Model confidence (mean pLDDT): 81 of 100. A computed fold for a 1662-nucleotide part of an RNA from a marine metagenome, annotated as large-subunit ribosomal RNA, half A.

Context: one part of a larger RNA
RNA sequence: GGCACACGGUGGAUGCCUAGGCAUGCAGAGGCGAUGAAGGACGUGUAAAGCUGCGAUAAGCCGCGGGGAGCUGCACAAGAGCUGUGAUCCGGGGAUUUCCGAAUGGGGCAACCCACCAUGCGCAAGCAUGGUAUCCUUUCGAGGAAGCAUACCUCCUGAACUGAAACAUCUAAGUAGGGAGAGGAAGAGAAAACAAUAGUGAUUCCGCAAGUAGUGGCGAGCGAACGCGGAACAGCCCAAACCGGCUCCUACGGGGGUCGGGGUAGUAGGACCUGCGUAAUUGUAUUAAUCAUAAAUCGAAGCUGUCUGGAAAGCAGCGCCACAGAAGGUGAAAGCCCUGUAGGUGUACCGAUUAAUGCAAGGCGGGUAUCCUGAGUAGCGCGAGGCCGGUGAAACCUUGCGUGAAUCUGCCGGCACCAUCCGGUAAGGCUAAAUACAUCUGCAUGACCGAUAGUGAACCAGUACCGUGAGGGAAAGGUGAAAAGAACGCCGAGACGGCGAGUGAAAUAGUACCUGAAACCGUGUGCUUACAAGCGGUCGGAGCUGCAUUUAUGCAGUGACGGCGUGCCUUUUGUAUAAUGAGCCUACGAGUUGCUCCUGUUGUGCGAGGUUAAGCCCCUUAGGGGUGGAGCCGCAGCGAAAGCGAGUCUGAAACGGGCGCGCAGUACAGCGGGGCAGACGCGAAACCAAGUGAUCUAUCCAUGGCCAGGGUGAAGUGGCGGUAAAACGCCAUGGAGGCCCGAACCGGUUGACGUUGAAAAGUCUUCGGAUGAGCUGUGGAUAGGGGUGAAAGGCCAAUCAAACUUGGAGAUAGCUCGUACUCCCCGAAAUAUAUUUAGGUAUAGCGUCUGGUUUUGUCUGUCCGGAGGUAGAGCACUGAUUAGGCUAGGGGGCUUCACCGCCUACCAACCCUAGACAAACUCCGAAUGCCGGCACAGAGCCACCAGGCAGUCAGUCGCAGGGUGAUAACGUCCUGUGGCGAGAGGGGAACAACCCAGACCACCAGCUAAGGCCCCUAAAUCCGGGCUAAGUUGAUCAAAGAAAGUUGAGUUGCUCAGACAACUAGGAGGUUGGCUUAGAAGCAGCCAUUCCUUUAAAGAGUGCGUAAUAGCUCACUAGUCAAGCGACUCGGCGUCGAUAAUAAUCGGGCAUAAGCUCGGUGCCGAAGCUGUGGGAAUGAAAAUUCGGUAGGGGAGCAUUCCAGUUGCGCUGAAGGUGUUACCGUGAGGGAUGCUGGAGCGGCUGGAAGCGAAACUGUAGGCAUGAGUAACGAUAAUAAGGGUGAAAAACCCUUCCACCGUAAACCCAAGGGUUCCUGAUCAACGCUAAUCGGAUCAGGGUUAGUCGAGACCUAAGGUGUACCUGGUGAGGCCAGGGAAGCUGAUGGCAAAGCGGUUAAAUAUUCCGCUACCCGGGUGAACGUUAGGCUAAGGCGUGACGCAGAAGUGACACUCCCGCGCCCCGACGAAUGGGCGUUAAAGGGCGUAGGCUUGGAGGUAGGCAAAUCCGCCUCCUGUACGGCUGAACCCCGACAGUACCCGGAUUCUCGCGAUGAAGGGAUAGUGGAGGUAAUCAUGCUGCCAAGAAAAGCGUCGUAGUUUGUUCAACCGGCUCGUACCCCAAACCGACACAGGUGGGUGAGGAGAGUAUCCUAAGGUGCUC
Repeated sequence: GGCACACGGUGGAUGCCUAGGCAUGCAGAGGCGAUGAAGGACGUGUAAAGCUGCGAUAAGCCGCGGGGAGCUGCACAAGAGCUGUGAUCCGGGGAUUUCCGAAUGGGGCAACCCACCAUGCGCAAGCAUGGUAUCCUUUCGAGGAAGCAUACCUCCUGAACUGAAACAUCUAAGUAGGGAGAGGAAGAGAAAACAAUAGUGAUUCCGCAAGUAGUGGCGAGCGAACGCGGAACAGCCCAAACCGGCUCCUACGGGGGUCGGGGUAGUAGGACCUGCGUAAUUGUAUUAAUCAUAAAUCGAAGCUGUCUGGAAAGCAGCGCCACAGAAGGUGAAAGCCCUGUAGGUGUACCGAUUAAUGCAAGGCGGGUAUCCUGAGUAGCGCGAGGCCGGUGAAACCUUGCGUGAAUCUGCCGGCACCAUCCGGUAAGGCUAAAUACAUCUGCAUGACCGAUAGUGAACCAGUACCGUGAGGGAAAGGUGAAAAGAACGCCGAGACGGCGAGUGAAAUAGUACCUGAAACCGUGUGCUUACAAGCGGUCGGAGCUGCAUUUAUGCAGUGACGGCGUGCCUUUUGUAUAAUGAGCCUACGAGUUGCUCCUGUUGUGCGAGGUUAAGCCCCUUAGGGGUGGAGCCGCAGCGAAAGCGAGUCUGAAACGGGCGCGCAGUACAGCGGGGCAGACGCGAAACCAAGUGAUCUAUCCAUGGCCAGGGUGAAGUGGCGGUAAAACGCCAUGGAGGCCCGAACCGGUUGACGUUGAAAAGUCUUCGGAUGAGCUGUGGAUAGGGGUGAAAGGCCAAUCAAACUUGGAGAUAGCUCGUACUCCCCGAAAUAUAUUUAGGUAUAGCGUCUGGUUUUGUCUGUCCGGAGGUAGAGCACUGAUUAGGCUAGGGGGCUUCACCGCCUACCAACCCUAGACAAACUCCGAAUGCCGGCACAGAGCCACCAGGCAGUCAGUCGCAGGGUGAUAACGUCCUGUGGCGAGAGGGGAACAACCCAGACCACCAGCUAAGGCCCCUAAAUCCGGGCUAAGUUGAUCAAAGAAAGUUGAGUUGCUCAGACAACUAGGAGGUUGGCUUAGAAGCAGCCAUUCCUUUAAAGAGUGCGUAAUAGCUCACUAGUCAAGCGACUCGGCGUCGAUAAUAAUCGGGCAUAAGCUCGGUGCCGAAGCUGUGGGAAUGAAAAUUCGGUAGGGGAGCAUUCCAGUUGCGCUGAAGGUGUUACCGUGAGGGAUGCUGGAGCGGCUGGAAGCGAAACUGUAGGCAUGAGUAACGAUAAUAAGGGUGAAAAACCCUUCCACCGUAAACCCAAGGGUUCCUGAUCAACGCUAAUCGGAUCAGGGUUAGUCGAGACCUAAGGUGUACCUGGUGAGGCCAGGGAAGCUGAUGGCAAAGCGGUUAAAUAUUCCGCUACCCGGGUGAACGUUAGGCUAAGGCGUGACGCAGAAGUGACACUCCCGCGCCCCGACGAAUGGGCGUUAAAGGGCGUAGGCUUGGAGGUAGGCAAAUCCGCCUCCUGUACGGCUGAACCCCGACAGUACCCGGAUUCUCGCGAUGAAGGGAUAGUGGAGGUAAUCAUGCUGCCAAGAAAAGCGUCGUAGUUUGUUCAACCGGCUCGUACCCCAAACCGACACAGGUGGGUGAGGAGAGUAUCCUAAGGUGCUC
């Protein structure tokens, strides 16, 4: 380490429970709101954060009713109270009801700010109460509207995905969405209607009619009406004719308006003339009675126990009630304990019904001369829409444009149109019920859920959290009967935690609390493990350990060693595959539901019939029963139809032919399948609608701000030169520039780092721009097929070739993935045809199940009989073809004057001889296969028909025959066949396809197949004969080729007359043959019948060799030796040829056989066959069969709930966890120990949210990586002391280090208590923590002058008049928009210094000194000339950029002087340090800058004007006026250094520290210096640089007495803490990033660069 067991931890499954949901039914109410809603903000308690209640009368106030003992909500403690003088509580009525919100006095960033008017009070400031919006109507008194709210309803507007297997008409769909409006319902509605020769009689809704008639790229689809059965029922009023009143007009005839009467119809009615008559009935108001109804109230009946137990309701015993045995509770299971239940009682407001009374409305006939009966209407034309009707033959309804009737003898309709006939009476209006819905209230119910379920939400949930926003959106239940919630003790730093004690039935029920599974993490015990390789099991099995009885010994744990053995799923021809998916566990997670719309099957009922639908009625706890025959299906068909009918159609007609006539259906229920619906589940990219976003970013608008320092030196100007004059040149001056260098600032060139980062874009180095088309703050504008874009398809909130959010919506997905218990029977396909079809689908083929038919119709073999044109063969045809012969024809050559002619190893037809080819040749022609047979033998129910349900349409390999390819491919395409697919077993080392062989189960039985028998490894080291020497075998064809390898066979030659080999010897002469050559002599080359001679034999030479010779050899010969020796051909087995990455292999060891070959005998060897036992299917039996994917069929198990029935349970249910030598083929079922502590089973049926290992599934938990990486700038720490349980980090001290145009200080934005003090350390802090921006508690922000409001306006917003577009009678909607309002980033009155105070605030408090505005008393001056005076006039306010030269304060620095302090035991000198200072304001009015002044006139400035403007005259460059730093004086008795003082703290001590309090000194020196100031100035330039208020002045209407100075009085609301380049803002973080403005010292330096330092801050939380 492994396995097993025991005991724990973690975790929160399971079981049980329910406080909450879900669904349905019935009833109620169907609205609330200017009398201020819905919804909120803020308050309100003894203390009070949240919820609930309530509203300054604030967990409440006042009556009435109920009720009767306790009460002060959730919320259990303390304190303080209330209550029989009736509280708390319940019902109903009233009062109060802050602020926001339609929000309504004005404004506004909701819950805030600022007003005015009237009345009252007050000296005044002011306070109280009431009122003040807009629109419409109006009799002018007043009335109404708005806004909110679930669905239903009406009207207007109106998509797309999708379907059509594409798509455009069409569909989806008048749906979703948007807008307007109403009601409790809405809408519709009393025929210019239907119908059809018969009739009905407003509308609405339900069931049928009917998926019919129709419509329709006649595709997909869409789809009525008449009529019938029901629910409910209800009818009326105007206009007009005519009469009259009032009023207006009148050309006096009359007319108009208004009111009253009259009147309302289609067999026409009414007016008018005439006759009768006053009712029924309806509406409304009041009163009375009755009924119902709130909080409430009455409401039967049980006790006992030596039972069990913590507890009785259980058990036992004996009783009782019931119009009550619904239910819940009570310490387990209660009719009789409690609350209740059945049934009664009771009444306020409101309501219902009835009656009475009042008021209002409300008739019937006859006549018919005249009058009336709805006009830009009906109709028509064009264009559309609605109907079932898509323009069609298209009626009818509606109408945008145009046109345009009739008047009851009229007019409209009846599906083009016309006639006849019938029905009706348009162009005015109202109308209940039956119908729809469900926010809310109440009651009830559930074969609905039970905490991953059920609402998103059982719990303080639309919360936390995320997002700028629209919007999105969780997790989280359980102690116990009762808190009896653990007194006390111990350990400990401890309110941590634990151990005891105690409570309790139980504490392993201890508030991390019922049960407490698994993953995961441990502790202990038994066995095992350190020479052994792998899906980790299985079969066999030794040893060790434990237990025990069914006594044979068994069972349990472990498992040395051996055999065999490459997970699961999916997808595939095929997966251990290195193809997909899963880290593990637990829970959840997918063929369902509706509609008889269709079809089949099973069951049941009735049966030539079967059956009801809506509705209605009855009983009823649940749930049923009846009625209803409208309709549907069947009973008759044929035909296009008229039509006829057991027939009919065809046809002139059938003797014909087609379809019929025999044949039982129908209703309901279950099941299989289809259709329509999301239709098995999850999954797009997209499309459309309505909204939300320009806090990021793009561009623009308005208003502000910023840019150290250095350089260059344009124009112009001046001077000089120069010219006729110019031009031009030089020197100065000057200071231009999308100029140069370079910080801040903006950008982002290079490289590196970073890449689970410090950072979802950065850091370091380097680099570009840096007065401009510059950068930047604040406020605004532009919005999604849209914006913006110096243009990259860039950017529009970390998202862009069309943002985001929600909805249509469960879009669609011929695509991928996933799809859950068992057993039994059968069992495919990967083909044909078609396809915008090829990975899809339809039909057929092949499977299965059911029913039927027939009886061998099926398969195999033999026999018999057939058809055929393949293999082969052949060349007779067609074509191709070689050689020769013969020889036409042609070519060439020769010849010839020409014609003839001749030759030809040139080409070549026919023919002949020989040879030979063919898928598209055949004079021929098999085998096999195929067809047939009343033949024979065997097998055996295999066949066919009909119907239900499928799957399959990617195949693959071997062999045989072919095409293609290269007679390549594990290639591709066919045919035949066998396998795999879907097939296990044996062999082939391993190896889907090859060989053998088809697995129902069991066996420690036997025989074989392929293949094997030396060891691994079962069986022969078997037998006999050959071969191989190469480890060939043994890389399962490696080849051409090569070779005295070896062996066999054959042919041929030599050979005892002596072969072959070896040895010895010879190998000669002509001659160096000739030629050639420098030479060529056998041997460079050429020539040659290559000769001749001597010989046993010897080439004019086979090689080596030389310059050439020479030399060595060979051929040839002899001798020795003694028997075989050569050549060639064909076989067997071998050798070389022979090259790939591990020693890398024959499977290995190895083997000379254990290789190869021939023959033989045995044996082994499989899930084959046999034997024994068992099971199942089919079948009457005999018997046969039982591998299996897709798939078909059958039978079962388990889970949850329901009904009936029967049981169990505190003496212990479910659940959990073990054991089992129990049962079943299996899914599973029993028995039993422990745990647990209250429910749960069996049987028979029924209903389903009914079974998980996989979906990169969902949620939670837990692992692994791993005690690993990291701990976020490498600016740096160290020591001593303190505190404390503990100190690297906290506090103090001292060194050291870092920043220092910041890493210092102050604001704005933003944040919101982070600020200060005390306490604390669980969590947070990347470590510890005594510390903290953490937790708890308490405290803290003080303004006439700072900022904002009570002032102003810009961009912009809003918006009146008005304009444009649409439409209308008014009006409304959209867009724009003078005025007004609003809106700062701008304009606009006023404060400074110090502080002993103080933990935290200060221009705010205090001291001192000032200033502004207003009021006001007094004084001085003045008083009919003036003052004030507006939404008025005029001026001012009032504005660019760049540059240069001055002036000059503060800060700061230096020098001198002065006052003090320090300097180590003492003294002196020297040195060092600190201080030596000072505001606003007042006075003075300098430098500088600007500027003429005065008088008169005046028609312009909307009126006026003494003002402005204009005109005239005088004056003239400096007087004056305006402005204005600095200096100087006052302010100045403050305060600083320092001294005295000594509390306190530390220390052994010396000493250090030094609070309260007190005292006090010294320069009105000099120099340097400047982005302050003067200065909104000056100069230059072109791009020509806000508005209004305020202020000054004028004076109109008007009003009034004033002006100046000095006492005195008044001065409102909000912000003010703290951080603010950052640990507090924006970046998810205590994040190396980002963030506007101001101050910003010294040395060196041009400098805010850079280096070092001051003040100050820090050492970056391991």
The full RNA is in RNAcentral, with records from SILVA. Its Rfam family is "Bacterial large subunit ribosomal RNA".